A computed fold for a 90-nucleotide RNA from a soil metagenome, annotated as Glycine riboswitch aptamer.
RNA sequence: CCCUGUGGGAGAGCCCCCGUCAUACAAAGACAUGACGGGGCGCCGAAGGCGCAAACCGCCCGGAAACGCUCAGGCAAAAGGACCUCAGGG
Numbered sequence: 001c002c003c004u005g006u007g008g009g010a011g012a013g014c015c016c017c018c019g020u021c022a023u024a025c026a027a028a029g030a031c032a033u034g035a036c037g038g039g040g041c042g043c044c045g046a047a048g049g050c051g052c053a054a055a056c057c058g059c060c061c062g063g064a065a066a067c068g069c070u071c072a073g074g075c076a077a078a079a080g081g082a083c084c085u086c087a088g089g090g
Base pairs, nucleotide, nucleotide: 001090002089003088004087005086007084008083013041015040016039017038018037019036020035021034022033023032042075043074044073048071049069050068051067056062
C1' cells in the first nucleotide's frame, strides 16, 4: 500500500402532477389502499467522475483535498456511504 471481515459513519422534499394494473365496492361512477411507469420544481454532497493554487521545475508538463462543479448518485426506512477502529491475509 492492497484485499476481506467487523463496529462507527453526515447532509438534503417519505414534495407535487399524470397514467397503468390490482384489491375493495359494484348497475355505473366516485373514494381508498398497494405496486409500477412518466413528468415537474426544490435541495444535498462523504461512492464514482470532473476542475483549480502555491511550493517545487531553466521552461513545458506535472501539481492535493473532507475545496469547487454537481454528469452520475442521493433527499423516511432499507441500501449505499468518504473517512476512522479492530482483526486476518497478501

The prediction has a mean pLDDT of 81. RNAcentral holds the sequence, with entries from MGnify.